[in-house]
Context: one part of a larger RNA
């Protein structure tokens, strides 16, 4: 000089577009942030139809005992066809959305491998979809508990669950022939022989699904070369350790694991160890080279009170999902239970600091559905804050008696200063009335009556902050007397201070101005 997630002090007119707990990965009230499907099932529960009608009855009519009777319409029955919807079940809850504690590592970055892998939905290609059975929740009866939940009897359905059939170009033996790789091998001849292994319906008859398998495409794990912070006042480390043989395990290669067997394996080209630290694109500086740094965005990893553990599934060892241990909180009939904002707001608390318990699903996108729709604190937008950047304003022309008024003066004067007045404009932006969008494909619009147009008045409503000895652009007066006081360095102040403190002028930025922290 530049720069920032900024703090602070003094000031503050209006917009756009950004951004905004660096500290306590501290503790959390309340709300809401993951559903959805009745076009998978079997109840339930409401509507509307019918039928039967208790039971009141207007009214008719009577021998006064009664009878008859429109209407209303309790309880039951029974067929469609709509609406909700605890439960079985399907698919989503592994994404989206948060943090940076941990972690010096194949975590990232880069560039290569898998002849060692696997991938629901997606999209092509081949073949199917035949025929049976046994639970089981909902329910309905009871048992325990304070409650959380639990437990026994019986009944039921399903695209749940389980067998059976037919299966090859799968899958797994065992075998022949081609052809070809860097080793183990692969690839092919739908080669031949044994074995083995599907399936599910639903409707509005268009379609949605289901089995099995080739292949894409997405998305994943695996493994290698290279780079990846300080410290030697850290010099040795290391027994599953280093390698084989075999096994067991996983979608896979591998001491990942385990049994044997041999003794190695890493370091001064820096192991270990101890500190610090998520990486990267990028982002700041800077002619570069390089230094710094990783907030926002947007890739990857790590994590979800703290530790381990696995179950479910195409896909976790799983932020709103189970289970067991700690630590804290809260219910409790003391027997037991409940719970996890590092989603989005908000609360305490730590702090020099960091915001609303806001609209809306109106657009993009995500789930679920055939579809209406239906969830979405993603996201869209609005509120705060000058926290940044960018633009715009507080007016513009004329106007010298150089007015007053202040300040200084050598008292003649000079400076404020065309600066005011004053006389003509013009109307940004604010504020007032009218009108008023794109954003939406056929309907839908949260922002918004927003931005945007136009009208009418009116100089009106809108300037301040440092600084002025030299580096450094700007100086006098009065006050103070090594005091009070300033200060980035140098060094002012001890009675003439252009450095302190007040004026007046004067510089230099401006809605900001210093300052004060850090980076180059």
């Nucleotide at each position: 000089g530049g720069a920032u997630g900024a703090a602070c002090g003094c000031u503050g007119g209006c917009g756009g577009c950004g951004u905004g707990c660096u500290u306590a990965a501290c503790a959390c009230a309340u709300g809401c942030a993951a559903g959805u499907c009745g076009a998978a099932c079997g109840g339930a529960g409401g509507a509307c139809c019918c039928c039967u009608g208790a039971a009141g009855g207007a009214g008719u009519u009577u021998u006064c005992g009664g009878a008859c009777a429109a209407c209303u319409g309790a309880a039951g029955g029974g067929a469609a066809u709509c609406c909700u919807u605890a439960g079985u079940g399907g698919c989503g809850g592994a994404c989206g959305g948060g943090u940076g504690a941990g972690u010096a590592a194949c975590g990232c970055g880069u560039g290569a491998g898998u002849a060692a892998c696997c991938u629901g939905c997606c999209u092509u290609g081949g073949a199917g979809u035949g025929g049976g059975g046994a639970a089981u929740a909902a329910c309905a009866g009871u048992u325990g508990g304070a409650a959380a939940c639990a437990g026994c009897u019986g009944c039921u359905a399903a695209u749940a669950c389980c067998g059976c059939a037919u299966g090859a170009u799968g899958c797994a033996g065992u075998u022949g022939g081609g052809u070809u790789g860097c080793a183990u091998g692969g690839c092919u001849c739908u080669g031949a022989c044994u074995g083995c292994c599907a399936a599910a319906g639903a409707u509005u008859u268009a379609u949605c699904g289901c089995u099995c398998u080739g292949a894409g495409a997405u998305g994943g794990a695996c493994u290698c070369g290279c780079g990846u912070c300080c410290g030697a006042u850290u010099a040795g480390c290391u027994a599953g350790u280093u390698g084989g043989u075999g096994g067991g395990g996983u979608a896979a290669a591998g001491g990942c694991c385990c049994a044997c067997c041999a003794a190695g394996g890493c370091a001064g080209c820096g192991a270990u160890c101890g500190g610090u630290a998520g990486c990267c694109g990028g982002c700041c500086u800077g002619a570069g080279a390089g230094g710094g740094u990783g907030g926002a965005c947007g890739g990857c990893c790590a994590c979800a009170u703290u530790g381990g553990g696995a179950c479910u599934g195409a896909g976790a060892c799983a932020c709103g999902g189970c289970c067991c241990a700690g630590a804290c909180u809260c219910c409790u009939a003391c027997g037991g239970g409940a719970g996890g904002c590092a989603g989005c707001a908000g609360u305490g608390g730590g702090g020099g600091a960091u915001a609303u318990u806001g609209c809306a699903c109106a657009a993009u996108g995500g789930g679920g559905g055939g579809a209406a729709c239906c969830c979405u604190g993603a996201u869209g937008c609005a509120g705060c804050g000058a926290c940044g950047c960018c633009g715009c304003g507080u007016g513009g022309g004329c106007g010298a008696a150089g007015a007053a008024g202040u300040a200084u003066u050598u008292c003649g004067g000079u400076a404020u200063g065309u600066a005011a007045a004053g006389c003509c404009c013009u109307g940004u932006c604010a504020g007032c009335a009218g009108g008023g969008a794109a954003g939406a494909a056929g309907a839908u619009g949260a922002c918004g009556g927003u931005a945007c147009c136009u009208g009418a008045a009116c100089a009106a409503g809108a300037a301040g902050c440092c600084c002025c000895g030299g580096c450094u652009a700007a100086a006098u007066a009065c006050g103070u007397g090594c005091c009070a006081g300033c200060a980035g360095c140098c060094g002012c102040g001890g009675u003439a201070a252009u450095a302190c403190g007040u004026a007046u002028g004067g510089g230099g930025c401006a809605a900001g101005c210093g300052u004060u922290a850090u980076c180059c």
Small-subunit ribosomal RNA, 5' domain from an uncultured bacterium, 520 nucleotides, folded computationally. Model confidence (mean pLDDT): 85 of 100.